[in-house]
RNA sequence: UACGUGCUCCGGGGUCGGUGUAAUUCCGAACCGGCGGUUAUAGUCCGCGACCCGCGCGCAGCAGGCUGGCAACAGCCAAGCAGCGCUCGGUUGAUCUGGUGAAAUUCCGGAACCGACAGUUAAAGUCUGGAUGGGAGAAGCACGAA
Numbered sequence: 001u002a003c004g005u006g007c008u009c010c011g012g013g014g015u016c017g018g019u020g021u022a023a024u025u026c027c028g029a030a031c032c033g034g035c036g037g038u039u040a041u042a043g044u045c046c047g048c049g050a051c052c053c054g055c056g057c058g059c060a061g062c063a064g065g066c067u068g069g070c071a072a073c074a075g076c077c078a079a080g081c082a083g084c085g086c087u088c089g090g091u092u093g094a095u096c097u098g099g100u101g102a103a104a105u106u107c108c109g110g111a112a113c114c115g116a117c118a119g120u121u122a123a124a125g126u127c128u129g130g131a132u133g134g135g136a137g138a139a140g141c142a143c144g145a146a
Base pairs, nucleotide, nucleotide: 001146003144004143005142006141007140008139010137015029016028017027018026030126031125032115033114034048035047036046037045043113044112052090053089054088056086057085058084059083061081062080064077065076066075067074068073095111096110097109098108099107117129118128119127
């Protein structure tokens, strides 16, 4: 120095006004930008993660039928319901242009665009909630082996 195993810690930001019975949801103006990569710094490039869906596997639960048994209960069968976890897969948005340069859809100038699900007295990137959760990953410590 990179690798493997275990542990610890960290790991998402953002609002005002107007209308209205009612909106941080509409209208106007504003604001925000997870992680790794990259000839050079990225919400828009290439990937990953969060939400949601599915196959499979595991765990525990509920209901059904048959057999045995006085009963408690035991065994077997088929397949249903809903839950949790793991793996794999699917789904999941948006950028151009001029300049500089060896190199930038990443920097500088200009003009754009995008943002899970559920809830709500009225439609949500910014409010509330699942979430004191999960998480890509980051840092550190110990051990192992090269």